RNA sequence: UGAAAUGUUUUCUAGGGUUCCGCAGCAUACACACUGGCCUGGUCCGAGAGAAAACUCACAGCUCUGCUGUGUCACGGAAGGACAAAAGCCUGGGAGAA
Repeated sequence: UGAAAUGUUUUCUAGGGUUCCGCAGCAUACACACUGGCCUGGUCCGAGAGAAAACUCACAGCUCUGCUGUGUCACGGAAGGACAAAAGCCUGGGAGAA
């Protein structure tokens, strides 16, 4: 310097905020309205470097038009962007470091 399955999707989790619901405050007989995420939560967002499953790919084997097995690693800003908003979301296995 180059190559590459370092694959795709789904469901979750760590984490995240505050549209909606709930909760709290205000008020108070209730509801509506307003305020609050230095409110546990439900809905919601959610990982390349977290989990699981399905599919797919490569290789190997076999009783072969399919079945079984194997598939290692991964330190990381600042800044910007989206939705109501934020984030281990996206830019991004990026810049940089090693």
Molecule: Guanidine-I riboswitch aptamer
Organism: Planococcus soli